Transfer RNA from a Candidatus Hodarchaeales archaeon, 72 nucleotides, folded computationally.

């Protein structure tokens, strides 16, 4: 350079165009126990970026940016 797959909370991950964007560690409150560990409630925190399709985009197309693979 061609081509393929990926981009969603600090980490890793689900999400068949309309939910309150899942779930689990982490993180902080609180329970419980003399401490602590476990454990059990509860909280906070994400859609790479521009554009286009539609009433509606995390999701469907185009562009770019980053990552990883294949060829050569």
């Nucleotide at each position: 350079a061609g081509c393929c797959c990926c981009g969603u909370a600090g980490u890793g991950u689900a999400g068949c165009g309309g939910u309150u964007a899942u779930c689990a560690c982490c993180u902080c409150a609180g329970g419980c126990u003399c401490u602590g560990a476990a454990u059990c409630u509860g909280a906070u925190g994400a859609u790479c970026c521009c554009g286009g399709u539609u009433c509606g985009a995390u999701u469907c197309c185009g562009g770019g940016c980053g990552g990883g693979g294949c060829u050569g």
Its mean pLDDT, the model's own confidence on a scale to 100, is 81. The source organism's lineage runs through Archaea, Promethearchaeati, Candidatus Hodarchaeota, Candidatus Hodarchaeia and Candidatus Hodarchaeales. It matches the Rfam family "tRNA". From the family's description: Transfer RNA (tRNA) molecules are approximately 80 nucleotides in length.